[in-house]
Molecule: FMN riboswitch aptamer (RFN element)
Organism: Pseudosulfitobacter pseudonitzschiae
RNA sequence: CCCUGUUCUCAGGGCGGGGUGCAAUUCCCCACCGGCGGUAUGCGGGCAUGACCCGUAAGCCCGCGAGCGGCGCUUGCAUCGCAGGCGUGUCAGCAGAUCCGGUGAGAUGCCGGAGCCGACGGUCAUAGUCCGGAUGAAAGAGAACGUGU
Numbered sequence: 001c002c003c004u005g006u007u008c009u010c011a012g013g014g015c016g017g018g019g020u021g022c023a024a025u026u027c028c029c030c031a032c033c034g035g036c037g038g039u040a041u042g043c044g045g046g047c048a049u050g051a052c053c054c055g056u057a058a059g060c061c062c063g064c065g066a067g068c069g070g071c072g073c074u075u076g077c078a079u080c081g082c083a084g085g086c087g088u089g090u091c092a093g094c095a096g097a098u099c100c101g102g103u104g105a106g107a108u109g110c111c112g113g114a115g116c117c118g119a120c121g122g123u124c125a126u127a128g129u130c131c132g133g134a135u136g137a138a139a140g141a142g143a144a145c146g147u148g149u
Base pairs, nucleotide, nucleotide: 002148004146005145006144007143008142009141010140016030017029018028019027031129032128033118034117035064036063037062038061042056043055044054045053046052059116060115067094068093069091070088071087072086073085074084075083076082077081098114099113100112101111102110120132121131122130
């Protein structure tokens, strides 16, 4: 360094101003936010100077995660359903969203411009931003100790 095991730690941001109204951080106008891995023409560094190596870089390129739903088991009610509990991602259904111009060998990633997207339940009124499940779970990131070569 590589393989592999155990334990532990960490792992999400955002409503400010105005309008209407009995009432809205929920509607309307302006504003604000962007999880994890991959990819790389930006940025930084290195040298052996090359379409090279290392680090870093995408909400809307490829994939992943939580939530809801589905399915299975189960309990209760009492009857073909409803409610609760447990399990399941080889169930991707809700479920997501980007184009134009420029540069260039190469860009949905850089520069310029204009757009678009955002679980469920709650609420005096419809929520990406408030409250709640959640002091939860988790994509994954890291550390310690060990195994094999």